[in-house]
RNA sequence: UUCUUCAGGGUUGGGUGUAAUUCCCUACCGGCGGUGAUACCGUGACGGCAUAUGCCUUUACGGAUGAGUCCGCGACCCGCCAUCGGCGGCUGAUCCGGUUGGAAUCCGGAACCGACAGUACAGUCUGGAUGGAAGAAGAA
Numbered sequence: 001u002u003c004u005u006c007a008g009g010g011u012u013g014g015g016u017g018u019a020a021u022u023c024c025c026u027a028c029c030g031g032c033g034g035u036g037a038u039a040c041c042g043u044g045a046c047g048g049c050a051u052a053u054g055c056c057u058u059u060a061c062g063g064a065u066g067a068g069u070c071c072g073c074g075a076c077c078c079g080c081c082a083u084c085g086g087c088g089g090c091u092g093a094u095c096c097g098g099u100u101g102g103a104a105u106c107c108g109g110a111a112c113c114g115a116c117a118g119u120a121c122a123g124u125c126u127g128g129a130u131g132g133a134a135g136a137a138g139a140a
Stems, first nucleotide, its partner, number of pairs: 001140006013025003027124002029114002031073004040063006047056003068112002077089005094110005116127003
């Protein structure tokens, strides 16, 4: 560089109402990459024990695990140019306590957030979408 495959989850139970999985109470869900130790796995080294190429402490390096709300990205949406498409813009939400040398990721607690179109007002239904895609794996 080319090709192939894969690449999003969720309305339980009740209330009001002619009508709501849309309102109210309650319930449920969390794309991709990065980023914390310790503990775990692998390899090397010093040392100790056993002496069978085994075990253990310490240490170095690597790996795996680890965030919806920390950083970046995708999707959606908007604009311009346009055949496919390209470029630009927009892009939600977290605190407290604990542990630690260090936490925005761990542990405990309490909060909060969620494109567009349709419809009784939708993160969860239906639709664009058997689409697209951050990226992951494999092959040449």
The prediction has a mean pLDDT of 77. FMN riboswitch aptamer (RFN element) from uncultured Eisenbergiella sp., 140 nucleotides, folded computationally. NCBI's taxonomy places the organism under Bacteria, Bacillota, Clostridia, Lachnospiraceae, Eisenbergiella. It matches the Rfam family "FMN riboswitch aptamer (RFN element)". Rfam describes the family as follows. The RFN element is a highly conserved domain that is found frequently in the 5'-untranslated regions of prokaryotic mRNAs that encode for flavin mononucleotide (FMN) biosynthesis and transport proteins.